[in-house]
RNA sequence: GGGAAUGUAGCUCAAGGGUAGAGCGCCCGUCUCCAAAACGGGAAACGAGGGUUCAAGUCCCUCCAUUCUCA
Numbered sequence: 001g002g003g004a005a006u007g008u009a010g011c012u013c014a015a016g017g018g019u020a021g022a023g024c025g026c027c028c029g030u031c032u033c034c035a036a037a038a039c040g041g042g043a044a045a046c047g048a049g050g051g052u053u054c055a056a057g058u059c060c061c062u063c064c065a066u067u068c069u070c071a
Base pairs, nucleotide, nucleotide: 001070002069003068004067005066006065007064010024011023012022013021018054026042027041028040029039030038047063048062049061050060051059
């Protein structure tokens, strides 16, 4: 330098154009003599910019980061 894959919550992962979800973790509460467990509730995310569309996490373009591969 050429090609490809991935990027969503603190972490690991879903979401096939139409309300952004789960598990673990975190916070508050119930329970308990206390704690754990259990149960109830809560906070928290679409890598950046542009385009298409009534509507984009999803489709298109550019860039950024990481990984793989070819030379």